[in-house]
RNA sequence: AUGAGGGCCGUGGGAGAGAGUCGCGGGGGAUGGGGGAGUCCCCGCAGCGACCGCCGAAGGUGAAAGGGCUGCGAAGGCACCCCGAAUCUCUCAGGCAGAAGGACCGCGGACCCGAG
Numbered sequence: 001a002u003g004a005g006g007g008c009c010g011u012g013g014g015a016g017a018g019a020g021u022c023g024c025g026g027g028g029g030a031u032g033g034g035g036g037a038g039u040c041c042c043c044g045c046a047g048c049g050a051c052c053g054c055c056g057a058a059g060g061u062g063a064a065a066g067g068g069c070u071g072c073g074a075a076g077g078c079a080c081c082c083c084g085a086a087u088c089u090c091u092c093a094g095g096c097a098g099a100a101g102g103a104c105c106g107c108g109g110a111c112c113c114g115a116g
Base pairs, nucleotide, nucleotide: 005113006112007111008109009108010107011106012105013104018052020051021050022049023048024047025045026043027042028041029040030039031038053096054095055094059092060090062088066083067082068081070079071078072077
């Protein structure tokens, strides 16, 4: 059940914190008759690595009340273990210009699941 709630598709809103530093590498310029090497300067710039600071709203960790199992006890009860939410907590992961992503809150939709 005249469909709780969820899935799927589309769509609106949606915070925080570094365009951090260094090295390798890359690109450009000067030096040069031209080129290479070297040296010097500039550019975060294909990537890779290291380090410092910071954020919490993908995901993940922890946890209250409460519940469950077992054991002990005459009983009140006690002990181990397990389950147990969040925008709480940790910061593993992720992120710190913009874009993207984004917990969460809405709207629309034929259809699917079917009691929270």

The RNA shown here (Glycine riboswitch aptamer) has 116 nucleotides and comes from an uncultured Rubrobacteraceae bacterium. The sequence was found by an Rfam model in a public genome assembly. Of the family's consensus pairs, 85% are formed in the model. Its mean pLDDT, the model's own confidence on a scale to 100, is 77.